Transfer RNA from a Candidatus Woesearchaeota archaeon, 74 nucleotides, folded computationally. Model confidence (mean pLDDT): 85 of 100. Taxonomically the source falls in Candidatus Woesearchaeota (Archaea, Nanobdellati). It matches the Rfam family "tRNA". The family's RNA type in Rfam is transfer RNA. The sequence is in RNAcentral, with records from ENA.
RNA sequence: GGCCCCUUAGCUUAGUCCGGUGGAGCGCACGACUGAUAAUCGUGAGGUCCCCAGUUCAAAUCUGGGAGGGGCCA
Numbered sequence: 001g002g003c004c005c006c007u008u009a010g011c012u013u014a015g016u017c018c019g020g021u022g023g024a025g026c027g028c029a030c031g032a033c034u035g036a037u038a039a040u041c042g043u044g045a046g047g048u049c050c051c052c053a054g055u056u057c058a059a060a061u062c063u064g065g066g067a068g069g070g071g072c073c074a
Base pairs, nucleotide, nucleotide: 001073002072003071004070005069006068007067010026011025012024013023020057028044029043030042031041032040050066051065052064053063054062
C1' cells in the first nucleotide's frame, strides 16, 4: 500500500442478509421468601445501536466518508 471482518446496556451478546416497538444472560436497585445470609422467584432502572452525512413516510439495519480493533496478502 491492497483486500476482508468486527464495533449494540457496566460485561458477554441476539437482531443487520430481507428497513417497520431495540431484546436476552450476567451484573445493579427494590420487593417476596429466611431468625439472618446465600440460592430461588418477582418487579424495575440502565442504550446517541462507534462518529458524520445521505436515501426513505420510517435506518442498529441500505449508501458514502471517517475513527478504533483484528486478520490475510505485498